[in-house]
RNA sequence: UCACGAUAAUGGCAAACCUGUCGAUAAGGCAGGGACGCAAAACUACAGGGCCUAAGGGUGAGCAUUCACUUAUGGCAGCCAGUUGCCGAA
Numbered sequence: 001u002c003a004c005g006a007u008a009a010u011g012g013c014a015a016a017c018c019u020g021u022c023g024a025u026a027a028g029g030c031a032g033g034g035a036c037g038c039a040a041a042a043c044u045a046c047a048g049g050g051c052c053u054a055a056g057g058g059u060g061a062g063c064a065u066u067c068a069c070u071u072a073u074g075g076c077a078g079c080c081a082g083u084u085g086c087c088g089a090a
Stems, first nucleotide, its partner, number of pairs: 004088002012038002017033006036078001042083003048080002050076003056071006
């Protein structure tokens, strides 16, 4: 240095759920509580793959309120991936 990852050290993050708030009564985000877990659970979301949502648009049905399908311009990095990075037993 690469690989690897302890019942080691120093610190860190925080799933579900609850409350408030933003968002389109969405997905999801943020703040507080909480702790399932995490050696990258740090960063990167048109210009890798995948997944979630469908306000608006499109198509179809209906006299109509409306319904079905489709679509990201909305999201997810705690799905894989990419980039950077702490510690050092075997």